RNA sequence: GGCCAGGUAGCCAAGCGGUAAGGCGAGGGUCUGCAAAACCCUUAUACAGGGGUUCGAUUCCCCUCCUGGCCU
Numbered sequence: 001g002g003c004c005a006g007g008u009a010g011c012c013a014a015g016c017g018g019u020a021a022g023g024c025g026a027g028g029g030u031c032u033g034c035a036a037a038a039c040c041c042u043u044a045u046a047c048a049g050g051g052g053u054u055c056g057a058u059u060c061c062c063c064u065c066c067u068g069g070c071c072u
Base pairs, nucleotide, nucleotide: 001071002070003069004068005067006066007065010024011023012022018055025043026042027041028040029039030038048064049063050062051061052060
């Protein structure tokens, strides 16, 4: 330098045109002699940045940045 995959909340991670699931974690509660476990509730301005297409973009197109892999 070329090609491919990826970037979604503190962490993991689904979704791939119609106002983003789930788990872990965190906070509170029930329970318990105290805990743990279990169960319930809550939590968060989460879609890498910019531009374009569209009535509407996390999703499609272009450029850039970052991460990983392959080739030279």
Predicted 3D model of a 72-nucleotide RNA (transfer RNA) from a Patescibacteria group bacterium. The prediction has a mean pLDDT of 81. The sequence was found in a public genome assembly. The organism belongs to Bacteria candidate phyla, within Bacteria. Rfam family: tRNA. Rfam links the family to the GO term triplet codon-amino acid adaptor activity. Rfam classes the family as a transfer RNA.